Background:
Model confidence (mean pLDDT): 81 of 100. This is a predicted structure of a 113-nucleotide RNA (SAM riboswitch aptamer (S box leader)) from a Bacteroidota bacterium. The model forms 94% of the base pairs in the Rfam consensus. Lineage of the source: Bacteria > Pseudomonadati > Bacteroidota.
């Protein structure tokens, strides 16, 4: 790196170094940041999954994780309002909002090989 399974609308801080960027990739949006971004390192903390021990919680650990729903949309259905040729009326197709299921990627934790 690979194939499988489960979870992804809860949850959780500081402080030292650095120094401009960052929210997985692209494309649109919206945050975050020199009142200090990624990044290391400490020490707290959340608590998902494996393991120890227990009859079971509990303990101890191995990972992980501490902005915003995976920050939101971006596949594909199906449902409602709005536009809307033409029209007395019906109101295909098509366009945009909302809302639900659902695919892809992505993360994490375990088995496999």
């Nucleotide at each position: 790196g690979g194939c499988u399974u489960a979870u992804c609308c809860a949850g959780a801080a500081a402080g030292a170094c650095u120094g401009a960027g960052g929210g997985a990739c692209g494309g649109g949006g919206c945050c975050c940041a020199a009142a200090g971004a990624a990044g290391u390192c400490u020490u707290a903390g959340c608590a998902a999954c494996c393991u120890u021990c227990u009859g079971a919680a509990c303990u101890a650990g191995g990972u992980g994780c501490u902005a915003a729903u995976u920050c939101c949309c971006u596949u594909u259905u199906c449902a409602a309002u709005a536009c809307g040729a033409u029209u007395c009326g019906u109101g295909a197709u098509g366009u945009a909002u909302u809302g639900a299921a659902u695919g892809a990627a992505g993360a994490u934790a375990g088995g496999c090989g």